[in-house]
Context: one part of a larger RNA
RNA sequence: GGCACAUGGGGGAUGUCUUGGCGUCAGGAGACGAUGAAGGGCGUGGAAGACUGCGAUAAGCCCGGGGGAGUUGUCAAACGAGCGUUGAUCCCGGGAUUCCUGAAUUAGCAUACGCUGAAUUCAUAGGCGUAUGCCGCCAACACGGUGAACCGAAACAUCCAAGUAACCGUAGGAAAAGAAAGAAAACUCGAUUUCCCCAGUAGCGGCGAGCGAAAAGGAAAGAGCCCAAACCGCGGGGGUUUUCCCCUGCGGGGUUGUAGGGCCUCUCACAUGAGAGUUACCAAGCUGCCAGCUAGCGGAACUGUCUGGAAAGACAGGCCAUAGACGGUGACAGCCCGGUACGCGGCAGUUGUGCAGCCUCUCGAGGGGUACCUGAGUAGGUCGGGCCACGUGGAAUCCCGACUGAAUCCGCGGGGACCAUCCCGCAAGGCUAAAUACUCCCUGACGACCGAUAGUGAACUCAGUAAGGCGACUGAAAGAUGGGAAGAACCCCUGCUAGGGGAGGAUACUGAACCUGAAACCAUGUGCCU
Numbered sequence: 001g002g003c004a005c006a007u008g009g010g011g012g013a014u015g016u017c018u019u020g021g022c023g024u025c026a027g028g029a030g031a032c033g034a035u036g037a038a039g040g041g042c043g044u045g046g047a048a049g050a051c052u053g054c055g056a057u058a059a060g061c062c063c064g065g066g067g068g069a070g071u072u073g074u075c076a077a078a079c080g081a082g083c084g085u086u087g088a089u090c091c092c093g094g095g096a097u098u099c100c101u102g103a104a105u106u107a108g109c110a111u112a113c114g115c116u117g118a119a120u121u122c123a124u125a126g127g128c129g130u131a132u133g134c135c136g137c138c139a140a141c142a143c144g145g146u147g148a149a150c151c152g153a154a155a156c157a158u159c160c161a162a163g164u165a166a167c168c169g170u171a172g173g174a175a176a177a178g179a180a181a182g183a184a185a186a187c188u189c190g191a192u193u194u195c196c197c198c199a200g201u202a203g204c205g206g207c208g209a210g211c212g213a214a215a216a217g218g219a220a221a222g223a224g225c226c227c228a229a230a231c232c233g234c235g236g237g238g239g240u241u242u243u244c245c246c247c248u249g250c251g252g253g254g255u256u257g258u259a260g261g262g263c264c265u266c267u268c269a270c271a272u273g274a275g276a277g278u279u280a281c282c283a284a285g286c287u288g289c290c291a292g293c294u295a296g297c298g299g300a301a302c303u304g305u306c307u308g309g310a311a312a313g314a315c316a317g318g319c320c321a322u323a324g325a326c327g328g329u330g331a332c333a334g335c336c337c338g339g340u341a342c343g344c345g346g347c348a349g350u351u352g353u354g355c356a357g358c359c360u361c362u363c364g365a366g367g368g369g370u371a372c373c374u375g376a377g378u379a380g381g382u383c384g385g386g387c388c389a390c391g392u393g394g395a396a397u398c399c400c401g402a403c404u405g406a407a408u409c410c411g412c413g414g415g416g417a418c419c420a421u422c423c424c425g426c427a428a429g430g431c432u433a434a435a436u437a438c439u440c441c442c443u444g445a446c447g448a449c450c451g452a453u454a455g456u457g458a459a460c461u462c463a464g465u466a467a468g469g470c471g472a473c474u475g476a477a478a479g480a481u482g483g484g485a486a487g488a489a490c491c492c493c494u495g496c497u498a499g500g501g502g503a504g505g506a507u508a509c510u511g512a513a514c515c516u517g518a519a520a521c522c523a524u525g526u527g528c529c530u
Stems, first nucleotide, its partner, number of pairs: 001529009015515001016480002020450002022447007029439002032136001039101003042055003046079001049075003061095006070083003108134009141172001142170005152159001156206001182189002193220004203211002224431003227375001231252009257409001259374003262370007273363005285358005290352005296344003302317005318335002320324001326338003380404007390416001411426005467474002487514001490502004
């Protein structure tokens, strides 16, 4: 020096665990805000710091309800000073207080009204004031506006990515759409939305890459309505001033396609009735009962011996069960504890549905005649675009810009150029629940989900922290003594420090750099080889 074995140091892998995450299902909620929000700053305790709570009434004040012996939140023990069966602390509901900020506002915008008031006589603009509303924030979902590039096409330009990302606006608990100028082609269906299927089909496409329907069928849900106009009445204004015409407000009337309505006429019916109702359909609601939510309450049944530090283990004998879910307890507990099955409860607040009452509202049909009405710078056309699965194509339908520009029920639109026949529908006004989408958040349950390099970035007194960056922003590491601190009194060695030896305590190789304690690496001892 090497090898082997043993004993240690070092290090923190592995095993076990879980306070934390992840996901799914069901129900709820989907808000808050000028009565000042979300978020922040600063304070606030007997006590320095941090978290939590709270706001100069400051870990709290008042009222009602629950609960029943302790208590003055946590890290974090002690001390001090208190409170409490005359019911505290604590939990639920309601109220009071709520510093400085922040939309942050003595402002701005909109509407209505009043006062005032230029150039300019009246007037108008403008100014001032009052009242009401809006503003900000918010995870995703929705609708609308603007709108990329990387990428793919094995290059690239039409194309794709994609109407995606991003930005902006607006609203709701959902939004949007919606009661046929529809879809279709059979003995047709009958608002919208969503799902399955149709179907990767028909098609579109440098016919490349790729894009990609619809009807029918099956399901979920189910709901239909109101205006404008004709005509009638009342009121106002203007032109005319006998009359009549025009504009406008309100009320009645009326709302559709086998056309409907108005007006005139004829016939029948009609209320002491019938129906509906808070989401539309015309419009406001109130009260009571019931059920749930926001605290809670009751809730069965076990002992002995042995091992052990400790019994829930083993052995023996019992018991309960509408409860043998789960968690805890010094090792594995139906019967020790919390619970579980089951049953019960409400001062106050709140939600829902149903019922009841009050209340509120609505309610004709047919025959004949007449030809008055039925949404106009609209439909359509040309040019230029967009959107439709559809890239201009034979390109319909729909939307936008420019220029044009009808008809009036013997009418008009559509059926994928266009024409005819036939069929279907009635545009140019509006409202509408449910089935559908999502989850910042609350409650309950669950998992062939993770188990500390995993699972959220974050299991940890103090994580969006420490730290980095001028900034936008980026962004960690870090869990486990033990059943219980019983956290090692006392003695000894020493520099009186580190460390160690006794003692104590089931165990201290569980000793705080603390469960287990692998490997690298280092050392000591012994043996063998050189």
Model confidence (mean pLDDT): 81 of 100. Predicted 3D model of a 530-nucleotide part of an RNA (large-subunit ribosomal RNA, domain I) from a Planctomycetota bacterium. Rfam family: Bacterial large subunit ribosomal RNA. Taxonomically the source falls in Planctomycetota (Bacteria, Pseudomonadati).